[in-house]
């Protein structure tokens, strides 16, 4: 500016950025009668006609006025006003110069305006043509035009003096040339010629500065000079003729693009960066493109001429016109205005003047476009209303905010009044010092219905916009549910959204508020001020030199650069400063100031320029030294193939293992003879040398460079280095050789899901060498070159010089000068690091970087034979790439270490049959959940009805269940009968308590709040529980170290079951967890002793602790001890600790249990349970009756039973522990084969009952077999609970007698009273568990070298482009 919502007022400013597109209509430049012809009109006066007369009318004549068109004649018309299209210099800014120029109107001066003379226009009059504009004829008048005379100075020629700055300039003599206008009523001016000068305006020249691009590097022939001529107001190749070849340019010439410049504007602390609107100065154009005309002045916006385009008129012959003047229209765009008023002012034109022109101006209109100013009220006012929005419901806001009550009237709206711009022109009167001087009086106003003030009315006429997740001031509700949207950036939205959209409320700005674009700026992100180049973007592959930049010491001299001082310019307007005017401000006035160039005066230290020295930089000379430096030439020896011959015989080669190859036509092995090529073992070393690639066997020859010591010589000769040139690994061309071995392409065999790989056999280019190109690498120390400076410590290569060793040699020790490593003080970095070999501290130079992909790539250009190198973008794309360093996680990375992890061992599961869960299929329904370990004999310590939540069908709706109120009846309950499948309805019987008489307790019915939901979300939660894990961690305080993130501590050596403990340590201490302390068990002592127990004493009995008694034992119940590496010996740091060994019931935690650190798994559980929201409300509540969960091709998980003789049947005969028991346990007895009936002693239990343990032990029998093993199935009769065993319990009995001979791949569990293995108890429960669960006692083993491997853990270290953390992340085909 625009665009969106909204909109009261003034004032001062601004308003086509686009189509320099194309234009209808109007006006934007005319004036001068005081140059000139002439004159309508009108006025006076005056004559004559006409008219009866007032009056009117016609026609003269005189004197005045002087319109309008025109022509002539001056002036102006070149100014004003508009645009920015061309212009990159013919231009602008700035300072200079014109001794190379011109200037109309104005100022000053000086001199002259004399005498003539033809014409023409208007205008008569004829004429052409549609117009536009003409054509003839006649006469006529100037300040028009022309001649003639004068002319100081002027011009041109000839000739003198004088001066300067080269061209000149000045002033003398002398020839020839050149002017002129008049008008006016009196004044009074007022024009005209000539000349001088002045002022103003211009014209030409040169310095410096002025935009991008080198993917534009060469340019030029009038080009560059000269000389002669032309031409111009004036310089000059400006132009022309001849002569020379020159001229411009890496300080960017030419060429491309792009743009009018400048005072200044906008930003910015500045330096700078963008930008040239409006005001102002310059140019340049006026359809487009070219010309000259005239004139002081244009090559002329509203003149002319010609050419195109376009448009109009047209009688088709022709002819007109130029809004980038002001307004206005189309069009074009996001987008920019009235076809206003007046020339009162200021200024321009012309006139003496009056005046006329004047879309220059001056002012209004339209626009919130921008600045500034007002204002939409002001005080009181709390039942904190009402309404809204929120809420924990109690409240809180909105809020003094409104209501009401008092006041003010800025604005508004009506009425009045109303100064100034006009201190001016002007007509006129006076007066005068006669100066358009003075001073009276009239006239003159576009704006102006302003402004300014005054009066009335009334609060009465005036608020919106964005924003409210961070940044960035401001929060909640609803609605929506990755939708719909928002977003500058990061991001928000997947049902609890302060970010979305509403609504409340807040915030900020306010007649404006957002948005959107432009520019600066924050950004030191292009770094002059004021950046970097080891690893982030960036040091050229390395040398060697041009131009260039930079430069040792020292005397002199210049004053160039530098510093000072004075001056001249930096136009005005702006900025600023200080006063000032408009009520204030914006606006405005007045005086200052303001980084530049330009003269001149000083200064001369530095830097330059000149001259002179000097020696320490740099180079030379002499004497030495090291070395795989370079270039040819000659040669050696191992080895590997290959060939030839022997000897020999089945194999050889290759692999993780194997195969293709090789071999009986004799290999591989082995001896010996030959050939070829290439490459140089061991010395050899962070050991040499070279500018850098790079350089190795030995001699030789020719040749670079170094260091070292000497100080004779030169006397800054120096660093660096754009451009150029040189050299330059490996692969690659190209010629011509070579070719043993290796060895891309390729072949073929392996390997693999595939394998165009990795391994294996083979093998061509290549690989050598000679020339030639190419010209590039992790060409790296990832660190350009060169001087100077700044602590050390310790190797190694090369000299040197000292000391000591009795001297030499050698070895040693010190010092110096050069290389070249390793560590390290300060400094220095982001960190890591680097540190006299800088990445510290200065100076010089030279390359190079500015997000990240696109990309070192297209295109153009230069090089190459090729391949390809070299210089190098842009579109489009992302919000990141990217370094360094730190905590975790992670590795088929490393160390230590641990655990039924492996490994030794028993003994299972997986194979059958059955049980029980669970998938899936079924179904009306098979209710939900639980799903790797850490679901799956789980929730369920017990689904025939209940349970029950599912389903199918019957009912209820305040409800089965709670509370609270209102109105009603009434006991409730019990207990008949009738319908019904029941729930439920129906009808009978009988009938309350307390009272203050009001009413309460209970209850049934109605209503109304509300119950009620095992609906949903475990990813919205509490609580509880599981996992890693009883793993040894997890962490804090203070200090210390780091820029920080974090470290340390807790890491190290040891030790331990253990972050257990010791020692040391920039660490000290401390919590949470180990560990201990509880509970059990195993000894022992004390106390107690009944229902337990029974040695002694004593009764009794078939027998029994049975009695009587006894307190020694067992037991059980308390309290207590004991075990601490305590002791003795080795180890070990004189520790922690460990190893053995006594004693001891028990020895290194005795065993066992309980205890689970800070966190992971958005692990389970909303169906224990509480609980946010959502959701259902005659139903997703509830009551009932049958069914379901108990279904069945089928997969899985847990268990039981077997498969048999270490067994089975069977007969006998022994030994526990835990435990339960009143709606129970239930003996003696009888009874059934049995289950079990009948009955009821004892017992709330160390007493009675459950309760005969079972394996085991003795003995029979059976004899390897689908069996006397196995018991599933099936079908017959019982028993038992129960309202009821069909679906759908359990048991007993007879019969029946299936699969199964130890179970594939694989996988569980177990380290001693353990694995196996036997029985028993309980809980749940009418009843249902011989297989689950949770105890509990009986018998009672193997094994374990050991830690490489499997799974899991735990430290410490490494690497990492991972952080949702390897079940990560990421590339690439389709």
């Nucleotide at each position: 500016a625009a665009c969106g919502c909204u909109g009261g007022c003034g004032g001062c400013g601004u308003g086509c950025u686009u189509a320099a597109c194309a234009c209808a209509u109007g006006c934007a430049a005319g004036u001068c009668g005081a140059a000139c012809g002439g004159g309508a009109u009108c006025c006076a006066c005056u004559g004559g006609g006409c008219u009866u007369u007032u009056u009117g009318u016609u026609u003269g004549g005189u004197g005045g006025u002087g319109a309008g068109a025109g022509u002539c004649g001056g002036c102006g018309a070149a100014c004003g006003g508009g645009u920015g299209a061309g212009u990159a210099a013919u231009g602008c800014g700035u300072g200079a110069c014109u001794a190379a120029c011109c200037u109309g109107c104005c100022g000053u001066a000086u001199g002259g305006u004399u005498g003539g003379g033809g014409a023409u226009a208007g205008c008569u009059c004829c004429u052409g043509g549609a117009a536009a504009c003409g054509g003839g004829u006649g006469g006529u008048a100037a300040u028009a035009c022309c001649c003639a005379a004068u002319g100081c100075u002027c011009c041109a020629g000839c000739u003198g003096g004088a001066u300067g700055c080269a061209u000149g300039u000045c002033u003398g003599g002398u020839u020839g040339g050149g002017a002129a206008a008049g008008c006016u009523u009196u004044u009074u001016a007022u024009g005209c010629c000539a000349u001088a000068u002045g002022a103003u305006g211009g014209g030409g020249u040169c310095g410096c500065g002025u935009c991008c691009u080198a993917u534009c590097a060469g340019c030029u022939u009038g080009u560059u000079g000269g000389u002669g001529g032309g031409g111009u107001g004036a310089u000059g190749g400006c132009c022309u003729a001849c002569c020379a070849a020159g001229g411009c340019g890496u300080c960017g010439a030419c060429g491309g693009g792009u743009a009018g410049c400048c005072g200044g504007c906008c930003u910015a602390a500045g330096a700078g960066g963008g930008c040239g609107a409006c005001c102002g100065g310059c140019c340049a154009c006026a359809u487009u493109g070219g010309g000259a005309c005239u004139g002081a002045g244009a090559u002329a916006c509203g003149g002319c001429c010609c050419a195109g385009a376009c448009u109009c008129c047209u009688a088709c012959g022709g002819g007109a016109g130029g809004c980038a003047g002001c307004a206005g229209u189309g069009g074009g765009g996001a987008a920019u205005a009235u076809u206003g008023c007046a020339c009162a002012a200021u200024g321009g034109g012309c006139g003496c003047a009056a005046g006329c022109c004047u879309g220059a101006u001056g002012c209004a209109g339209c626009g919130a476009c921008g600045c500034c100013g007002c204002g939409u009220g002001c005080g009181g006012g709390a039942u904190g209303g009402a309404g809204g929005c929120c809420u924990u419901c109690g409240g809180g806001u909105u809020g003094u905010a409104a209501a009401c009550c008092g006041c003010u009237u800025u604005u508004a709206u009506a009425g009045g009044g109303g100064g100034g711009c006009a201190a001016g022109c002007u007509a006129u009167g006076c007066c005068u010092g006669u100066g358009u001087g003075g001073u009276g009086u009239g006239g003159u106003g576009a704006g102006u219905g302003g402004a300014c003030u005054u009066u009335a009315u009334g609060a009465a006429u005036a608020a919106g916009c964005a924003c409210c997740g961070g940044c960035u001031a401001a929060c909640u509700a609803c609605g929506u549910g990755c939708c719909a949207g928002c977003a500058g950036c990061c991001g928000c939205g997947g049902u609890a959204a302060u970010a979305c959209g509403u609504a409340g409320g807040g915030u900020g700005c306010a007649a404006g508020c957002g948005u959107u674009g432009u520019c600066c700026g924050g950004a030191u992100u292009u770094a002059u001020u004021g950046g970097g180049c080891g690893u982030a973007a960036a040091g050229g592959g390395c040398u060697c030199g041009u131009a260039g930049g930079c430069g040792g010491u020292u005397u002199g001299u210049u004053g160039c650069g530098u510093c000072u001082g004075g001056u001249g310019u930096g136009a005005a307007a702006g900025c600023u400063u200080a006063c000032u005017g408009c009520u204030u401000a914006a606006c405005g006035g007045u005086a200052g100031g303001u980084u530049g160039c330009g003269c001149u005066g000083g200064a001369u230290a530095c830097g330059g320029g000149c001259a002179g020295g000097c020696u320490u930089g740099a180079g030379u000379g002499c004497a030495g030294u090291a070395g795989g430096g370079g270039a040819g030439a000659c040669u050696g020896g191992a080895a590997u193939u290959c060939u030839c011959g022997g000897u020999g015989u089945a194999a050889c080669g290759g692999u993780g293992g194997a195969a293709u190859g090789u071999g009986u036509a004799g290999a591989u092995a082995u001896c010996g003879g030959g050939a070829a090529g290439a490459a140089c073992a061991c010395c050899u070393a962070u050991g040499g040398c070279g500018a850098a690639g790079g350089c190795a066997g030995g001699u030789c020859u020719c040749u670079g460079g170094g260091c070292u010591g000497u100080u004779a010589c030169u006397g800054a000769c120096g660093c660096u280095g754009a451009g150029g040139a040189g050299c330059g690994a490996a692969a690659g061309c190209g010629u011509g050789g070579g070719g043993a071995g290796c060895g891309a392409a390729c072949a073929g065999g392996a390997u693999u899901a595939g394998a165009u790989a990795c391994c294996c056999u083979g093998g061509u280019a290549g690989u050598c060498c000679a020339u030639g190109c190419u010209g590039u690498a992790a060409a790296c120390g990832g660190u350009g070159g060169a001087c100077g400076c700044u602590g050390g410590a310790u190797g190694u290569g090369g000299g040197g010089c000292c000391c000591a060793u009795u001297u030499c040699c050698a070895c040693g020790g010190g010092u110096u000068c050069u290389g070249u490593g390793u560590c390290g003080g300060a400094g220095c970095u982001a960190a890591c690091g680097c540190g006299u070999u800088a990445a510290g501290c200065g100076u010089c130079c030279c390359g190079c970087c500015u997000g990240g992909g696109g990309a070192g790539u297209a295109c153009g250009g230069c090089c190459g034979c090729a391949a390809g190198g070299u210089u190098a973008a842009a579109a489009c794309u992302c919000a990141a790439a990217g370094a360094a360093a730190u905590u975790g996680a992670c590795g088929g990375g490393g160390g230590c270490c641990c655990g039924c992890a492996c490994a030794a061992g028993c003994g299972g599961c997986g194979g059958a049959g059955c049980a029980u869960g669970c998938g899936g299929a079924u179904u009306a329904a098979u209710u939900c959940g639980a799903u790797g370990c850490a679901a799956c004999g789980c929730g369920a310590a017990g689904a025939a009805c209940c349970u029950u939540a599912c389903c199918a069908g019957g009912g209820c709706u305040u409800g089965a269940c709670a509370u609270a109120a209102c109105c009603u009846g009434g006991a409730u309950g019990a207990u008949g009968c009738c319908a019904g499948a029941g729930a439920u309805g129906g009808u009978g019987u009988g009938u309350c308590c307390c009272u203050u008489c009001g009413g309460g307790g209970c209850u049934g019915g109605g209503u109304u709040a509300c119950a009620g939901g095992u609906g949903g979300u475990g990813c919205a939660u509490g609580g509880u529980c599981g996992u890693c894990g009883u793993c040894a961690g997890c962490u804090c305080g203070u200090g210390u170290c780091g820029u920080g993130a974090g470290a340390u501590g807790u890491u190290g050596g040891g030790u331990u079951a253990a972050g257990u403990c010791c020692c040391g340590c920039a660490a000290c201490g401390a919590g949470c967890g180990c560990a201990a302390c509880c509970c059990u068990u195993g000894c022992c002592u004390u106390g107690u002793g009944u229902u337990a127990c029974c040695a002694g004493c004593g009764g009794g009995u078939c027998g029994u602790g049975c009695c009587g008694g006894g307190g020694a034992c067992u037991c059980a119940c308390a309290a207590g001890g004991g075990a601490c590496c305590g002791c003795c010996g080795g180890g070990g740091u004189u520790a922690a600790c460990u190893c053995g060994g006594a004693g001891g019931a028990a020895g290194g935690u005795g065993g066992g249990g309980a205890u689970g650190a800070c966190g992971u798994c958005a692990g389970a559980u909303c169906a224990u349970c509480a609980u946010g929201c959502c959701c259902c409300u005659u139903a997703c509540g509830u009551c009932c009756u049958g069914g379901g969960c108990u279904u069945c091709a089928c997969g899985c998980a847990u268990g039981c039973u077997a498969c048999a003789a270490u067994g089975g049947c069977u007969g006998g005969u022994a030994c526990a522990g835990c435990g339960g028991g009143a709606u129970g346990c239930g003996a003696u007895a009888c009874u059934g084969u049995a289950a079990g009936g009948u009955g009821g002693a004892g017992c709330g239990g160390a007493u009675c009952c459950u309760g005969u343990a079972a394996a085991a032990c003795c003995g029979g029998u059976c004899u390897c077999a689908g069996u006397u093993c196995g018991g599933a199935u099936c079908g017959g009769g019982g028993c038992c609970u129960g309202c009821a065993a069909c679906u759908c319990g359990g048991c007993c009995u007879c019969g029946u007698g299936a699969a199964g001979g130890u179970g594939g791949a694989g996988u569980c569990g177990c380290u001693a009273g353990u694995a196996a293995u036997c029985g028993c108890g309980g809980a749940u429960c009418a009843g249902c568990a011989g297989u689950g669960c949770c105890g509990c006692g009986g018998u009672g083993a193997a094994u374990g070298c050991g830690u490489u491997c499997c799974c899991g853990g735990g430290c410490c270290u490494u690497g990492c482009a991972c952080a949702c953390a390897c079940c990560g992340c990421c590339c690439g085909u389709c």

The prediction has a mean pLDDT of 81. Small-subunit ribosomal RNA from an uncultured bacterium, 1374 nucleotides, folded computationally.